[in-house]
Context: one part of a larger RNA
RNA sequence: UGACGGGGACCCGCACAAGCGGUGGAUGAUGUGGAUUAAUUAGAUGCAACGCGAAAAACCUUACCUACCCUUGACAUGGCAGGAUCUUUCCAGAGAUGGAUUGGUGCUCGAAAGAGAACCUGCACACAGGUGCUGCAUGGCUGUCGUCAGCUCGUGUCGUGAGAUGAUGUGGUUAAGUCCCGCACCGAGCGCAACCCUUGUCAUUAGCUGGUACGAAAGGGCACUCUAAUGAGACUGCCGGUGACAAACCGGAGGAAGGUGGGGAUGACGUCAAGUCCUCAUGGCCCUUAUGGGUAGGGCUUCACACGUCAUACAAUGGUCGGUACAGAGGGUUGCCAAGCCGCGAGGUGGAGCCAAUCCCAGAAAGCCGAUCGUAGUCCGGAUCGCAGUCUGCAACUGGACUGCGUGAAGUCGGAAUCGCUAGUAAUCGCGGAUCAGAAUGCCGCGGUGAAUACGUUCCCGGGUCUUGUACA
Numbered sequence: 001u002g003a004c005g006g007g008g009a010c011c012c013g014c015a016c017a018a019g020c021g022g023u024g025g026a027u028g029a030u031g032u033g034g035a036u037u038a039a040u041u042a043g044a045u046g047c048a049a050c051g052c053g054a055a056a057a058a059c060c061u062u063a064c065c066u067a068c069c070c071u072u073g074a075c076a077u078g079g080c081a082g083g084a085u086c087u088u089u090c091c092a093g094a095g096a097u098g099g100a101u102u103g104g105u106g107c108u109c110g111a112a113a114g115a116g117a118a119c120c121u122g123c124a125c126a127c128a129g130g131u132g133c134u135g136c137a138u139g140g141c142u143g144u145c146g147u148c149a150g151c152u153c154g155u156g157u158c159g160u161g162a163g164a165u166g167a168u169g170u171g172g173u174u175a176a177g178u179c180c181c182g183c184a185c186c187g188a189g190c191g192c193a194a195c196c197c198u199u200g201u202c203a204u205u206a207g208c209u210g211g212u213a214c215g216a217a218a219g220g221g222c223a224c225u226c227u228a229a230u231g232a233g234a235c236u237g238c239c240g241g242u243g244a245c246a247a248a249c250c251g252g253a254g255g256a257a258g259g260u261g262g263g264g265a266u267g268a269c270g271u272c273a274a275g276u277c278c279u280c281a282u283g284g285c286c287c288u289u290a291u292g293g294g295u296a297g298g299g300c301u302u303c304a305c306a307c308g309u310c311a312u313a314c315a316a317u318g319g320u321c322g323g324u325a326c327a328g329a330g331g332g333u334u335g336c337c338a339a340g341c342c343g344c345g346a347g348g349u350g351g352a353g354c355c356a357a358u359c360c361c362a363g364a365a366a367g368c369c370g371a372u373c374g375u376a377g378u379c380c381g382g383a384u385c386g387c388a389g390u391c392u393g394c395a396a397c398u399g400g401a402c403u404g405c406g407u408g409a410a411g412u413c414g415g416a417a418u419c420g421c422u423a424g425u426a427a428u429c430g431c432g433g434a435u436c437a438g439a440a441u442g443c444c445g446c447g448g449u450g451a452a453u454a455c456g457u458u459c460c461c462g463g464g465u466c467u468u469g470u471a472c473a
Base pairs, nucleotide, nucleotide: 001473002472003470004469005468007467008466009465010464011463012462013461015457016456019421020420021419022418023417026312027311028310029309030308031307032306033305034303035302043052064298065297066296067295068294069293070292073127077126078125079123080122081121082120083119086103089100090099091098092097107116108115109114129287130286132285133284134283138281139280140276141275142274143272145270150190151189152188153187154186156165157164158163169181171180172179196264197263198262199261201232202231203230204229205228206227207226210222212220214219235258238252239251240250241249242248314414318373319372320371321370322369323368324367330361331360332359335354336353340349341348342347380411385406386405387404388403389402390401391400427449428448429447430446431445432444433443
C1' cells in the first nucleotide's frame, strides 16, 4: 500500500421489514445429473451451469454408433494427357456407387489450322481436410461484481524510501468523486450527468391507401382521430420556509408533465488463468487408405431414481351453454389467403383481393347480460389408454402436430426451506413474431383488466466511503 476481521462509524440496494403472488406436494413439458446403451455426440457446473449456446434433432441438421464404400479426395491453387458442358433410358444395389445406353457439338478470338474461358475424366505430386487436443499458449466476443461510483495522471509539496497529498474533513448535500464550503495544493483524463431513441402535451407543415363537420353521388375539404417531419415545452425557472448570504432540501403556484417525468440504449480501471479452439480467426501438438470424405439405418427422444425452470390444476371471485362489446404491435408472393359450398371437427373445396395505412392472417380473451351446476373427487381436474380421422412431408414404426368419440389417473392449496415484485408494477387475460415443410407449456414483443404495502434500518445478504487491528501478500 492492499486484502481480511463472527472490529467501529456513516450510507445505499425488493437486502430485511410491510404486503401480493408463487416454488418446494400432484400430473405433464423441458433442461441437467445419474443409470442404461453399439451410440445414447459434445460444451456450459455456486451466485454468474441446468426452457443455457439450440430463433425448431423424423431424413437433413449431426459432430455419435453400426454396416457398406472412396483415397489428390466433398472443397482451393498449380502440372501433364484426353474430352464440350449437358442430356435420354435401362440393369444391380439399402443407398453411396458400379455397369450399359440415346441425343448432341456450344461460348470468345480466328479465313482456317489452332488457341483460350468454363466444366468433366484419368495420372503423379506439392497439398487439401479434421466440430481432433490444448480457452492454463492466444485474438475477437461474452458473463460477473455493477449502471456500483469509482479508477488514474501532470505539476507542486511532504517523506531516506515504499509512498502520501490531490480524492482527506466531529461540515452540509446528492441517484452520483453530484455540488457547495474548508484545506499545500492547483489542474486534467476515463467513468457520473447531458447529448441519442422512445413515451406523455401543444403548435406549424403535409395529407396517399387513413379520418370526416358538407353532399344522393361525383366531388369538396384535412377541423377532429391518426400518420410523419420540424419546432415549442421542464430549467429548482417563479413564490414561501429551512440552511452558513452557499450547495441543497421541504411546501406551493402555474402546467400535459416537477425536481433524473416514465422506459431504453449506453457498462470506467480492473476481478474471477470465469466462458467460448463446436461461430470465426489463430500458435503448438496430433491424424493423413484416416481422427479426412460419401451413403443407408439407428442414436441424440432410453428410464428403478435425484435436481432446476415452467405449464395445467386442485374449483363457485368457478365450470359449462347461449347472446353481446372493446385492443395494440406485427407478418405476408416458394407468401397471407376473403366470400360461398362440404365436413361434428381438424380440414377440404373454391377462387376474389393484396408486393399492402388499400387486401388477408383476424374470431381478441378476460369483461358484460342471461341460464345451469350446489361442495361432490363433482357438469372440478385433465394425465393415460383404445378406436376413427386430418395436415405437412420422399418418408410420421422407433419419433410430429392437430381433430372427433370413448376412457377418465394423481390432485381437496402443498414439510423444512426458498423466489419474484414498489405502479400502469405485481397478479391475471388474450394477441403477434422469429426459427420453421411440419412441429412451443420455451423465447422475444404487444396491448386489455388492474391491486396491496413500505412504520422503519435492530437483524440477514450484497455494495460504497472513512477509520482501527493483523503472525496474510
Model confidence (mean pLDDT): 82 of 100. The part of an RNA shown here (small-subunit ribosomal RNA, 3' major domain) has 473 nucleotides and comes from an uncultured organism. The RNAcentral record of the full RNA draws on ENA, Greengenes and SILVA. Its Rfam family is "Bacterial small subunit ribosomal RNA". Rfam links the family to the GO terms structural constituent of ribosome and ribosome.